[in-house]
Context: one part of a larger RNA
């Protein structure tokens, strides 16, 4: 993991509420007692409780009564009588209270045969170095010191086995091993190592101190008990079909993942048009947008003019100036959620009125919900950030399947009662994949742009489409021959400055078809070489500049990847008309099945659903009454037939070999996929 079996709303009391049954202004016994029996049942038994009368804190009045001084007012009753016992059933409440599940806490005990330490006693440590103090000779001293020689054998000494340990690295990691193994390493006469026996006990012990260690268990061992501790949390709660179907919000919580009350939902009773939707009527209002010589705040320019700055005057005042700063005021522009002289749409109240629909609205049983999310719209906050957040409308997803978006909770289209090898449509699409047009007409793109995600500033003789304006057979536009001069090297400055470094300007006049006191290049300056402007050659159009469709470059991201792919260029792209078709569980047709209504036996609505609420059943065990089966083969297993909307039900052959059913009524240890559920098998 599979299989098989077992595995969770119980029981009991009290309390409330539907329903059934008894009796009824009443109802009921409990204990206990009698009789009798198989189990049980009858009957006795009236204490007791519940209702018929409330008010008061009470004494106490009483249809009243309590405040009160009250005959007052006011609170709470009467006037409206239906209870009560008992059974079943939903639910609360105590109880372990739907099942398992803590970490934990008290109490009693058991452990030091692992391990710390400590007490008593016994054992172990191959060889090999080093050579302390001391002796001893000998020298040496006035005596000591001292110096060499040999001796000597100290040490938490040195090397390295045994034994003790456990650095590093590798394997090992369902190990050979719940801590090893291999190589490497530290200690190895000491604070050394081992054995045996003893000792300290759980808020205690022992620690060369790591919260270590106290029996593979340590920040408080292990184990009986309380004890089914508690668990606002976690997982898990089993057949079937029908009907309805939610929350994820206020307000409040030692309250925020929990909980109460309201809200939404489901059942029963009651009320009876109260309900919704538009339209009509009659209302409030300050949003959007506007607007401000209507007010608050704020503000552009400009005038005009108080005040101040700065100048000028003069000893010092008047006094004058002012491209400065500047309030009132005037024109002029123009801003505001907390400005409003206005002022919509829509939304929102009210009631009669229509006219549509099927709600509403009260009493009463059960509930779930109180983490909500995305779009799209009005706003707050944030960066007019966010699959951010907090609000509001609305709608969907939750709790919604189907169809289209390649794929896809919430986007588009659409709401699955069941069966059809019928039909028409919706978003979306009709070359292939792949159902349907290589469908019609007229243009655009050229870039694979595009073909269902997406991009700017800026750039550009890319090309269709339009419109202003100039130029042109008196010959344009571009090309190509020719000219392009003269006073003159204008003045000026300069070393030069001559068209072309710089200034200056009545940039002037002549010849001239026509040529600037020169449009760029060139030079030290000149020269040159072009342009402007002209002729002439040619022979039909040529510029300029606005809008505007479609494209171009600006274009950089981590595997190769952003038409689903193949591919597609008068399209299978784009843009405008059009027509056929295709396309779902929409609509429809035929055939059935349930719910509710109803004009009641034929029509009509209806029938996605997750918490829930509400109804009908099936299935397993037992017991009772009834009724049957079975060795001429009972449960049971295998296979197949068949019945019913489903839970399941029947039969038939085979197995099996001894009990086992139908009907009606009860009662349950009464239904398994999940719980890292328990046991067992595989």
């Nucleotide at each position: 993991g599979c299989c098989u079996a077992c595995g969770a709303g119980u029981u009991g009391u009290u309390g409330u509420c539907c329903g059934u049954g008894g009796c009824g202004a009443g109802g009921u016994u409990a204990a206990u007692c009698u009789u009798u029996u198989a189990a049980g049942a009858a009957g006795a038994g009236u204490a007791u409780c519940c209702g018929u009368a409330g008010c008061g804190a009470a004494a106490g009045c009483g249809a009243g009564u309590c405040u009160g001084a009250a005959u007052a007012g006011g609170g709470c009753g009467u006037u409206u009588u239906a209870g009560u016992c008992a059974c079943u059933g939903g639910c609360a409440g105590c109880a372990g209270a739907c099942g398992c599940g803590a970490a934990a806490c008290u109490u009693g005990g058991u452990g030091a045969u692992c391990u710390a330490c400590c007490c008593u006693u016994u054992u172990c440590c191959a060889g090999g170095u080093u050579g302390a103090a001391g002796g001893u000779g000998u020298g040496g001293u006035a005596a000591c010191a001292c110096a060499c020689a040999c001796u000597g054998g100290a040490g938490g000494a040195c090397c390295g086995a045994a034994c003790c340990g456990g650095u590093a690295a590798a394997c090992g990691u369902u190990g050979a091993a719940a801590a090893g193994u291999u190589u490497u390493c530290g200690g190895a006469u000491g604070a050394g190592g081992a054995g045996a026996g003893g000792g300290u006990a759980g808020g205690g012990g022992u620690g060369a101190a790591a919260g270590g260690c106290c029996a593979a268990u340590c920040a408080a061992a292990c184990u009986g008990a309380g004890a089914g501790a508690u668990a606002g949390c976690u997982c898990g709660u089993a057949c079937u079909c029908c009907c309805c179907g939610a929350a994820a919000u206020g307000c409040a919580u030692u309250u925020a993942g929990g909980u109460g009350c309201a809200g939404c939902c489901u059942c029963g009773g009651g009320u009876g048009u109260u309900g919704u939707a538009u339209g009509g009527c009659a209302g409030a209002g300050g949003u959007a947008g506007a607007g401000c010589u209507a007010c608050c705040g704020a503000u552009u320019g400009g005038g005009c003019u108080a005040g101040g700055g700065g100048g000028a005057g003069u000893c010092a005042c008047a006094u004058c100036c002012u491209a400065c700063c500047a309030a009132a005021c005037c024109c002029u522009g123009a801003c505001g959620a907390a400005c409003u002289c206005c002022g919509a749409a829509u939304g929102c109240u009210g009631u009669c009125c229509a006219u549509a629909u099927a709600a509403a609205c009260c009493c009463g049983g059960g509930a779930g919900u109180g983490a909500g999310g995305g779009c799209a719209c009005g706003g707050g906050u944030g960066c007019g950030a966010a699959g951010g957040u907090c609000c509001g409308u609305g709608u969907c997803c939750g709790a919604g399947a189907g169809g289209g978006a390649a794929a896809g909770a919430a986007c588009c289209c659409a709401g699955a009662c069941c069966g059809u090898c019928g039909g028409c449509u919706a978003a979306g699409g009709u070359c292939c994949c792949a159902a349907a047009a290589u469908g019609u007409a007229a243009g655009u793109u050229a870039a694979g742009u595009u073909g269902a995600a997406c991009a700017a500033a800026g750039g550009a003789g890319g090309u269709g489409c339009g419109g202003u304006u100039g130029c042109a057979g008196a010959g344009a536009c571009a090309g190509c021959c020719a000219g392009g001069a003269u006073g003159u090297u204008a003045g000026c400055u300069u070393g030069g400055a001559a068209g072309c470094a710089g200034c200056u300007a009545u940039u002037c006049a002549u010849u001239u078809a026509a040529a600037g006191a020169g449009u760029g290049c060139g030079u030290a300056a000149c020269a040159g070489c072009u342009c402007a402007c002209u002729g002439g050659u040619c022979g039909a159009g040529c510029g300029a500049c606005c809008g505007u469709g479609c494209g171009c470059c600006g274009a950089u991201a981590a595997u190769a990847a952003a038409c689903g792919g193949g591919c597609a260029u008068c399209a299978a792209a784009c843009u405008u008309a059009c027509u056929a078709c295709c396309g779902a569980a929409g609509c429809u047709g035929c055939g059935g099945a349930a719910u509710c209504a109803u004009u009641u036996u034929a029509u009509g609505a209806u029938u996605g659903g997750u918490a829930g609420g509400g109804g009908a059943g099936c299935a397993u065990u037992g017991u009772a009454g009834u009724u049957g089966c079975a060795g001429u083969g009972a449960a049971u297993g295998c296979a197949g037939a068949u019945u019913g909307u489903a839970a399941a039900g029947u039969u038939u052959g085979c197995u099996g070999g001894a009990g086992c059913g139908g009907c009606u009524a009860c009662a349950a240890a009464a239904g398994c996929a999940u719980a890292u559920g328990u046991a067992g098998g595989c």
Molecule: large-subunit ribosomal RNA, domain II
Organism: Phaeodactylibacter sp.